[in-house]
The part of an RNA shown here (small-subunit ribosomal RNA, 5' domain) has 508 nucleotides and comes from an uncultured bacterium. RNAcentral holds the full RNA, with entries from ENA and SILVA. The coordinates come from a structure-prediction model, not an experiment, and the mean pLDDT is 83.
Context: one part of a larger RNA
RNA sequence: GACGAACGCUGGCGGCGUGCUUAACACAUGCAAGUCUAGGGGGCCCAGCAAUGGGUCACCGGCGAACGGGUGCGUAACACGUGAGCGACCUACCUUGGAAUGGGGGAUAGCCGGCCCAACGGCCGGGUAAUACCGCAUACGCUCUCCGAGCUUCAUGGUUUGGAGAGGAAACCUUUCGGGUUCUUAGAGGGGCUCGCGGCCUAUCAGCUAGUUGGUGAGGUAACGGCUCACCAAGGCAAUGACGGGUAGCUGGUCUGAGAGGAUGGCCAGCCACAUUGGGACUGAGAUACGGCCCAGACUCCUACGGGAGGCAGCAGUGGGGAAUCUUGCGCAAUGGCCGAAAGGCUGACGCAGCGACGCCGCGUGUAGGAUGAAGCCCUUCGGGGUGUAAACUACUGUUGCCCGGGACGAACCUCCCUUUUCGAGGGGACUGACGGUACCGGGUGAGGAAGCACCGGCUAACUCUGUGCCAGCAGCCGCGGUAAUACAGAGGGUGCGAGCGUUGUCC
Repeated sequence: GACGAACGCUGGCGGCGUGCUUAACACAUGCAAGUCUAGGGGGCCCAGCAAUGGGUCACCGGCGAACGGGUGCGUAACACGUGAGCGACCUACCUUGGAAUGGGGGAUAGCCGGCCCAACGGCCGGGUAAUACCGCAUACGCUCUCCGAGCUUCAUGGUUUGGAGAGGAAACCUUUCGGGUUCUUAGAGGGGCUCGCGGCCUAUCAGCUAGUUGGUGAGGUAACGGCUCACCAAGGCAAUGACGGGUAGCUGGUCUGAGAGGAUGGCCAGCCACAUUGGGACUGAGAUACGGCCCAGACUCCUACGGGAGGCAGCAGUGGGGAAUCUUGCGCAAUGGCCGAAAGGCUGACGCAGCGACGCCGCGUGUAGGAUGAAGCCCUUCGGGGUGUAAACUACUGUUGCCCGGGACGAACCUCCCUUUUCGAGGGGACUGACGGUACCGGGUGAGGAAGCACCGGCUAACUCUGUGCCAGCAGCCGCGGUAAUACAGAGGGUGCGAGCGUUGUCC
C1' cells in the first nucleotide's frame, strides 16, 4: 500500500459498487420454462334460431426445454492460454441461390364403456383426427459405387468434366395479407477432433507399461485414431524427471513493486467441470441432460404395509457450521431469451427497490464579527498562565434535514390509424414506466437534528498534575512500574485522522 474481510468504540446524508472466503452440509414454503387453437380432433361454459363465434381445460402434434441462472467437488489434463491444422468432420433456427409441394393407406391418445387401486397409477373393449405415422410416384444440381480424361499436391487424395448403375423427398394452415413443408448450393454463427509451445510442489517417488507400442484386417463413429476386437511383431515412455504422492479449476486480469519479480484468480468476461453419491443409455441438429428417464447406495417424507414420492452448487428463505456475509420485496416499463403470422404469453435472466460505513467518491455538522479575555475546569514560583474568539452576545446564510407545490429522461419499437412511395421503406399521430410522485426544480422553516476515534518515553507529530508503589497494569521493538512514573490509571492540555478511527488476520 491492498482486502469479498472480521473485532472494538463511534455514526448525519447521497451516488456507484459490493456482500457464505466455513459444511459440493441438510432443506419447510413460494416462485425460477414454457408456448402455439393460423397443425388436430374433443370435453365444459357463454352468445346465437342456426351456421358459427368467443372463453377455458386436458390430450395428440410442433418448436423450446442442451440457452439463460448456480457452484468450484473433481481435474496437473490438449482442462486452460496461445499459435497452427482437419487432404478425417457435424450443424436445428438465420442469410443466400435453385427446384418441388402428385397420389394413397393403416393406426392411436383424448373420448365412451367395464374393471383393479389407500396413493402414484394401471388393465381390457369400442371408436376418432392431424403439419403424428407408413408405403407409392417424380426428382435435378444430391449421395454412393464403378470406368475414363484434364489440372494439381509431400500426401492415401483434391478439383473440373464425361459415361454407367444403385439409392433418396414432402404437408399443409390462413382473417387471402401471409405463414409453413421437402430436396439442394453457398455462407454466417456454433461445435467435434489433432498437433507445437507455455504456466505448481515433491527424487525421503527411479524405473513405468500387455490394448501396453506398432502393423494387417474387421467393427464402430459425424469424423481420424487401440476407440473396440481377431491375428502378427516386441515394442513405447523415462534424470530435458517417466511412474507415483501432494496441492489446485485455467485465463483476461487483480494487488504490490522504480522495474525485474512476487502473490493472487472474489465481483465482471472467455473456456472447462459438476448438479444428493456411483453407473447407464434414451430422445434429439445438439445432452451422455441442475428444475428428463432407468438401476444401485445413503438420507428424508407418505402409506390402507401391498407400495409410492423427493433432490435449492436457480431466486428469496430455514436450520447447522463459523470471527463473518442480505429481503420468503416490486415489475416484465427497458435490454435480452423461448414460443406465436400477430395480438400476446412465459422469463427470481434482467431492470429496480430493501438491508449492511463492507469499499470508493462527494457533501454536511455552519459563516462573519465578538474581551488585555466571563464562569467552570487545569496548572502555578500565588504574581499569574492555559482552555480561548472558544462560549455567551450581535449580524447573516440555508448545503442538508423537515413541510408545501411542480415534476421527469429512461419510450420508441411492436401494433393500429393517416400519408408519401422507386414497394426496400420514409413522415405524422395514437398506445405503453416496476423504479416513482423518485431524481430534479421552486417556495417556506429555522443554527435549529448531525463528531468521534486513536495516540502523546524513543522509533513517531504531541506534556503537565494527581493516584498507584516491581502492585495494579502497559508493550510492535527497545523496554516502563520497587514513593517525585512525560511509558500504568484518571484529569487538564496537546498531536494525528475524521463519519470514521483503531486492532487483528493475509499478501506484496